This is a predicted structure of an 82-nucleotide RNA (transfer RNA) from Vibrio casei. The source organism's lineage runs through Bacteria, Pseudomonadota, Gammaproteobacteria, Vibrionaceae and Vibrio. Its Rfam family is "tRNA". It is annotated as a transfer RNA.
RNA sequence: GGCGGUAUGGUGAAAUUGGUAUACACGACGGAUUCAAAAUCCGUUGCCUUCGGGCGUGGCGGUUCAAGUCCGCCUACCGCUA
Numbered sequence: 001g002g003c004g005g006u007a008u009g010g011u012g013a014a015a016u017u018g019g020u021a022u023a024c025a026c027g028a029c030g031g032a033u034u035c036a037a038a039a040u041c042c043g044u045u046g047c048c049u050u051c052g053g054g055c056g057u058g059g060c061g062g063u064u065c066a067a068g069u070c071c072g073c074c075u076a077c078c079g080c081u082a
Base pairs, nucleotide, nucleotide: 001081002080003079004078005077006076007075010026011025012024013022019065027045028044029043030042031041032040046055047054048053058074059073060072061071062070
């Protein structure tokens, strides 16, 4: 240089004929329980906000009524190859 793969919350990760972005688990926070704690159970857990809403899937564009998903270029990492 060429080819292929991967990139989504704090972490692992789900979402595939393109149709609600955060399922499920871990972690964190609050509560119940306990003399106290562990375990267990319940709730909350992306960002901004004038509380109406807006933004958010590596980055920038494109296609589309609609993009994590399709197309182009780029970035990072992994692999194959000369």